[in-house]
A computed fold for a 269-nucleotide RNA from a Candidatus Aenigmatarchaeota archaeon, annotated as Bacterial large signal recognition particle RNA. Its mean pLDDT, the model's own confidence on a scale to 100, is 76. The organism belongs to Candidatus Aenigmatarchaeota, within Archaea. The gene name in the source record is ffs. The RNAcentral record of the sequence draws on ENA.
C1' cells in the first nucleotide's frame, strides 16, 4: 500500500403526553444522505451510567465520524397580567307590551245639508196593576172509547127440569152503561214571558229623534308624566366562568453553529 479477522461506530433529535423515573407505543415541531420486519397503555423493555425490546439488513473504520460546545434559534410548556375578540350563566338598569293624564305637536276623516256644549223624548233598569200567549191542576159540560167471568138487557146454538105444553139458569154475538181514559168547550187558582197597555220610580256612558246653539270635532301617530306588567327577544353597565389571540416572565428546545478534542488491534502478502 493490499488482504482477512477482532473490536468500535453510525442508519436522527427534541417538546407535550403518560409514569414514581427512564426509554418506546401517541400527538406536535424539525432536520435529513439517513434502513427492514413483529408486539407494545389494566402496556412493552428497563431502575438513575435509566436514553427502549425481539429478528435482519446496509454503510465506515476516515477527503469522514464521534464528543463537548459561546451564540442564534423553530416550536412546546408553566405562571401572570393586561388588552381584544367569541361564547355561558348570574345580578342590576332601560327598552318592547298594557292602563291613565297633559301637549301652542302631527294628523286619515267627519262638520254652516249644522261641530262642540245644554235640553226635551225615546231606547234602557227597577216595582206595581192590567191584557195577551204558552204551560200545570181541578171542577163543570159535551162527545168518543170503555168489563174474557166476578155489571145490566137481549140472549142464536148448546144444557138441566118436565109425558108434553113450558119453564129456568146462561156463554159467544149485539145493544147499553160503572170506575177509568182521552178530546173539546166554560169557569177558578198557579205559574212562565225576546209580546203588549198604564202609573211610579232610576239611570242617562253609547244610540235614535225634536229643540237652543254657532265652529269646531278627531281614530291614530309622537312626545312628556305617572301607574301596571316584565315570560321570551334586544340594549347598557357589573363582576364571574371557559375557549382564541396577543404581551411579558421563566423553562425545555429540534435546527444551524465560531471554537476545542477523539478515531484502536491482531494475523499474512
Nucleotide at each position: 500500500g493490499g488482504g482477512u479477522c477482532c473490536g468500535g461506530g453510525c442508519u436522527g433529535g427534541g417538546c407535550g403526553g403518560u409514569u414514581g423515573c427512564g426509554c418506546g407505543u401517541c400527538g406536535c415541531c424539525u432536520g435529513u444522505a439517513a434502513c427492514c420486519c413483529g408486539a407494545a397503555a389494566c402496556c412493552g423493555c428497563g431502575c438513575u451510567u435509566a436514553u427502549g425490546c425481539g429478528g435482519g439488513a446496509g454503510c465506515c473504520u476516515a477527503u469522514g465520524a464521534c464528543u463537548c460546545g459561546a451564540g442564534g434559534g423553530c416550536g412546546g410548556c408553566a405562571u401572570a397580567c393586561c388588552g381584544c375578540u367569541a361564547u355561558c350563566a348570574u345580578g342590576a338598569g332601560g327598552a318592547c307590551u298594557c292602563c291613565a293624564a297633559a301637549g301652542u305637536u302631527c294628523g286619515a276623516g267627519c262638520g254652516u245639508a249644522g261641530a262642540a256644549g245644554c235640553u226635551c223624548a225615546g231606547c234602557c233598569c227597577u216595582u206595581c196593576a192590567g191584557g195577551a200567549c204558552a204551560u200545570u191542576u181541578g171542577c163543570u159540560a159535551u162527545a168518543a172509547c170503555g168489563a174474557a167471568c166476578c155489571a145490566g138487557g137481549u140472549c142464536a146454538g148448546g144444557u138441566c127440569a118436565g109425558g108434553a105444553a113450558u119453564g129456568a139458569a146462561g156463554c159467544a154475538g149485539c145493544c147499553u152503561u160503572a170506575a177509568g181514559u182521552u178530546a173539546u168547550a166554560g169557569c177558578a187558582a198557579g205559574u212562565g214571558u225576546g209580546c203588549u197597555u198604564g202609573a211610579a220610580g232610576g239611570a242617562u256612558c253609547a244610540c235614535u229623534g225634536g229643540g237652543c246653539g254657532g265652529a269646531g270635532c278627531g281614530a291614530g301617530a309622537c312626545u312628556u308624566u305617572g301607574g301596571a306588567a316584565c315570560a321570551a327577544u334586544c340594549c347598557u353597565c357589573a363582576g364571574g366562568g371557559u375557549a382564541g389571540c396577543g404581551u411579558a416572565u421563566g423553562u425545555c428546545c429540534a435546527c444551524c453553529a465560531a471554537g476545542a478534542g477523539u478515531c484502536g488491534g491482531a494475523c499474512c502478502c